[in-house]
Context: one part of a larger RNA
RNA sequence: UGACGGGGGCCCGCACAAGCGGUGGAGCAUGUGGUUUAAUUCGACGCAACGCGAAGAACCUUACCUGGGUUUGACAUGUAAGUGGUAGUGAACCGAAAGGGGAACGACCUACUUUUUUAGUAGGAGCUUACACAGGUGCUGCAUGGCUGUCGUCAGCUCGUGUCGUGAGAUGUUGGGUUAAGUCCCGUAACGAGCGCAACCCCUGCUUCUAGUUGCCAUCGGGUAAAGCCUGGGCACUCUAGAAGAACUGCUGGUGUUAAGCCGGAGGAAGGUGGGGAUGACGUCAAGUCCUCAUGGCCUUUAUGUCCAGGGCUACACACGUGCUACAAUGGUCGGUACAGAGGGCAGCAAGCUUGCAAGAGUUAGCAAAUCUCAAAAAGCCGAUCUCAGUUCGGAUUGAAGUCUGCAACUCGACUUCAUGAAGCCGGAAUCGCUAGUAAUCAUGGAUCAGAAUGCCAUGGUGAAUACGUUCCCGGGCCUUGUACA
Numbered sequence: 001u002g003a004c005g006g007g008g009g010c011c012c013g014c015a016c017a018a019g020c021g022g023u024g025g026a027g028c029a030u031g032u033g034g035u036u037u038a039a040u041u042c043g044a045c046g047c048a049a050c051g052c053g054a055a056g057a058a059c060c061u062u063a064c065c066u067g068g069g070u071u072u073g074a075c076a077u078g079u080a081a082g083u084g085g086u087a088g089u090g091a092a093c094c095g096a097a098a099g100g101g102g103a104a105c106g107a108c109c110u111a112c113u114u115u116u117u118u119a120g121u122a123g124g125a126g127c128u129u130a131c132a133c134a135g136g137u138g139c140u141g142c143a144u145g146g147c148u149g150u151c152g153u154c155a156g157c158u159c160g161u162g163u164c165g166u167g168a169g170a171u172g173u174u175g176g177g178u179u180a181a182g183u184c185c186c187g188u189a190a191c192g193a194g195c196g197c198a199a200c201c202c203c204u205g206c207u208u209c210u211a212g213u214u215g216c217c218a219u220c221g222g223g224u225a226a227a228g229c230c231u232g233g234g235c236a237c238u239c240u241a242g243a244a245g246a247a248c249u250g251c252u253g254g255u256g257u258u259a260a261g262c263c264g265g266a267g268g269a270a271g272g273u274g275g276g277g278a279u280g281a282c283g284u285c286a287a288g289u290c291c292u293c294a295u296g297g298c299c300u301u302u303a304u305g306u307c308c309a310g311g312g313c314u315a316c317a318c319a320c321g322u323g324c325u326a327c328a329a330u331g332g333u334c335g336g337u338a339c340a341g342a343g344g345g346c347a348g349c350a351a352g353c354u355u356g357c358a359a360g361a362g363u364u365a366g367c368a369a370a371u372c373u374c375a376a377a378a379a380g381c382c383g384a385u386c387u388c389a390g391u392u393c394g395g396a397u398u399g400a401a402g403u404c405u406g407c408a409a410c411u412c413g414a415c416u417u418c419a420u421g422a423a424g425c426c427g428g429a430a431u432c433g434c435u436a437g438u439a440a441u442c443a444u445g446g447a448u449c450a451g452a453a454u455g456c457c458a459u460g461g462u463g464a465a466u467a468c469g470u471u472c473c474c475g476g477g478c479c480u481u482g483u484a485c486a
Stems, first nucleotide, its partner, number of pairs: 001486002003483003007480007015470002019434005026325008034316002042053002064311007073133001077132007088105002093100002108124006135300002138298003144294002146289003149285001151283001156195006162171003175186003201277004206245007215235003220232004248271001251265005327427001331386007343374003348367002352363004393424001398419007440462007
């Protein structure tokens, strides 16, 4: 000087407390461990591994296993030699395919010869052979780059000059206030500065101006049973998308050290960082990644490379994590009816019509989209029914019949209909999230994607309770103290 302390002081955070809802019990989904297996590919392991890499394993993917092939190779560059019936296409036949096989067809570019085509010659391209080499998701993340997690959006981390100290170092950065903040003020052997904080950026909340189609319809005319539905018309409103204004403790009362600020008030759409996002200092964990990529070294080279078929990654006495659905009446079922936002769409989204109980099928307008379409929002509201029961709760499991995608749904897809109707009556110890348009609850869209979400990412609808407070648990910041630690 740090680190540590079941030392002290001050302070903060859904850290506790106050509340609301969960997990832990059940069934299922998914990941992991374990076990099994020919293989169940590999990585990730307290927080910070375990719906993680994987924004999607039937084949492919695929790295694993079994079997069948291949050896200048699936792919790149170079050297040498050869090669027009050459390259390429490729029937029969063998095979699971890869591949073997080879009937038949049969080129391209440049130059020259030739009256043009045809044809010929030389070179190229391509192919064959040989050699250099390719290849490796093989090892080492403790050799590395790059990228990432974490403490933590915590308020810290440093430097120059000066001063002090023999020196390691100290000072500044400590002290008194204050702040979300090393934020600002005052003091001060310090004076300044840098990386962070804040601001600048984006979305959102109010308004003005400009603009008015594909959006809108207040007023006016016409049509229609009705609807800006159509035709005129208009851009007022909504909205869209550009520019600008607006919030700064600016004004005011109190308080404070006349300061920084704090508490209240006015005006205002908004008030003290308005709300949300992006943004992550010096560093820590030899944290993660050699399987994104790049790369040193090592290993491999008729195999640890490469091609193919089938299987596996989907196994199942069990254990754990994360979720979904429930256990019901604040509910289930049936009928009627209302209101979003944000997205996607041409190998696509598909209205309407026909058909099927349905998943779907058939046909076909419109739309590269403020125009057409996915599209029905659902909780909600109104009415009917069930009457507390393992039930008209719950839907697992299983049987049968189907639909769709796709060469192909047996291993191993999703969905539909009929039948079946398991556990489960609110969950021990323990443990998690959340402070407001939040939690809870309800539905919607998207990426990946042929198909395949209860996951992920985004969107809106309805919409709470509680916070006395900082004694305690956990994590963190500053000062101080002790130390047999570095």

Predicted 3D model of a 486-nucleotide part of an RNA (small-subunit ribosomal RNA, 3' major domain) from a metagenome.
The coordinates come from a structure-prediction model, not an experiment, and the mean pLDDT is 85.
RNAcentral holds the full RNA, with entries from SILVA.